[in-house]
Molecule: Bacterial RNase P class A
Organism: Clostridiaceae bacterium
RNA sequence: UGAGUAUACUGGACAGUCGCCGCACUAUCGCGAAAGCUCAGUGUGGAGGAAAGUCCGGGCUCCCAGGAUCGUGGCGCUGGGUAACUCCCGGUAAGGGUGACCUUAAGGAAAGUGCAACAGAAAGGAUACCGCCUGAAAAGGUAAGGGUGAAAGGGUGAGGUAAGAGCUCACCGGCAGUCUGGUAACUGGCUGGCCUUGUAAACCCCGCCUGGAGCAACACCGUGGGGGGAUAAUGGAGAUCCGCAAUCCCCGGGAGGUGGCUGGAGCUUUCUGGAGACAGAGAGCCAAGAUAGAUGACUGUCCUCGACAGAACCCGGCUUAUAGGUAUACUCACUUA
Numbered sequence: 001u002g003a004g005u006a007u008a009c010u011g012g013a014c015a016g017u018c019g020c021c022g023c024a025c026u027a028u029c030g031c032g033a034a035a036g037c038u039c040a041g042u043g044u045g046g047a048g049g050a051a052a053g054u055c056c057g058g059g060c061u062c063c064c065a066g067g068a069u070c071g072u073g074g075c076g077c078u079g080g081g082u083a084a085c086u087c088c089c090g091g092u093a094a095g096g097g098u099g100a101c102c103u104u105a106a107g108g109a110a111a112g113u114g115c116a117a118c119a120g121a122a123a124g125g126a127u128a129c130c131g132c133c134u135g136a137a138a139a140g141g142u143a144a145g146g147g148u149g150a151a152a153g154g155g156u157g158a159g160g161u162a163a164g165a166g167c168u169c170a171c172c173g174g175c176a177g178u179c180u181g182g183u184a185a186c187u188g189g190c191u192g193g194c195c196u197u198g199u200a201a202a203c204c205c206c207g208c209c210u211g212g213a214g215c216a217a218c219a220c221c222g223u224g225g226g227g228g229g230a231u232a233a234u235g236g237a238g239a240u241c242c243g244c245a246a247u248c249c250c251c252g253g254g255a256g257g258u259g260g261c262u263g264g265a266g267c268u269u270u271c272u273g274g275a276g277a278c279a280g281a282g283a284g285c286c287a288a289g290a291u292a293g294a295u296g297a298c299u300g301u302c303c304u305c306g307a308c309a310g311a312a313c314c315c316g317g318c319u320u321a322u323a324g325g326u327a328u329a330c331u332c333a334c335u336u337a
Stems, first nucleotide, its partner, number of pairs: 001333010012302007020046007030037002048308001052319002055317005060214004073209004077091005092106001093104004107205002112203002114199003129146002131142004154172006173195001175192005181186001218259004226251006266285008303306001
């Protein structure tokens, strides 16, 4: 210098004018007799890193002051973090990359069942088409070689043999037992018999988790219409019943109003513990809260000329979108000294 890897941060700046939503206040102007109010005034706060998708996890609320079991669904190496998680951190194994580093639906096929098309002798405690060997033949032995297939009953080499074969031996792989290191996943060694196909994103088995609905939850105020009840009087000839009207009481999931609503697993910073996720302590701070839904428009100056996009109960994650810019650590190649 070029090409990359990982982790963070930023997401036009400043000033003015007018307007919109929230909050506080009332010296002055507006309204009002005043208190006070929003139609006045002053001050002040006013979108994001994803506010998005609504995919996970939780808080909160109700069903319901509940409990247990089954089922269903989810998750699935190991240790830790957390309110919790399918998230995050550290590690292991396997795979990829020259490397920094990245990826993983990573439990069990020796509990059982199923499936493995075509081809092939044979698709799982098996078998023999060609071949090889014995034999005159019939027949028998064999699995080294050929051939089929996505996959062929351990691999390579030597011995051995009629030909062969874990038949025997060495090394390698796998399995079982045992020991070392490690909390564990796992790792390394020793011994053993010679060796058990694949598929669980097929059923299934094992372990853990799992009730449902959601702020249009829910609570309160209030009652026009509606529903229910009581009362006495009047009218319809009388009685009973019914209807209408009146008064009182109760219910009340709609419209309306208020709360829920933003002070919270909060933010900033310092220190401490930890490898890290994170935890603890101290100090400081309060930073949208609408309800048809505010956050906009214009002007001036400047620059690198500005991407994706806009709250609606609140948090922790994940995923997706994102112009440009910045920082730190590291890798590879080339060049120069």